[in-house]
Molecule: transfer RNA
Organism: Bradymonadia bacterium
RNA sequence: AGGGGCGUCGGCUAGUGGCAAGCCACGGGUUUUUGAUACCCGCGAUCGUAGGUUCGAAUCCUACCGCCCCUA
Numbered sequence: 001a002g003g004g005g006c007g008u009c010g011g012c013u014a015g016u017g018g019c020a021a022g023c024c025a026c027g028g029g030u031u032u033u034u035g036a037u038a039c040c041c042g043c044g045a046u047c048g049u050a051g052g053u054u055c056g057a058a059u060c061c062u063a064c065c066g067c068c069c070c071u072a
Stems, first nucleotide, its partner, number of pairs: 001071007010024004018055001026042005048064005
């Protein structure tokens, strides 16, 4: 310098055009002498940033940012 992949709650992942889901973690409750386990309830992401397309974008397009890989 060229090419490719990825970016979604605190963490790990799903979601491939129509109101963003699950697990762990976290908070509360029941149970327990206490804790753990189990069960119930709750909590939290305008989806890396900025534009574009569309009635509608996490999803499609463009540029940029970050990480990884390949070639030189």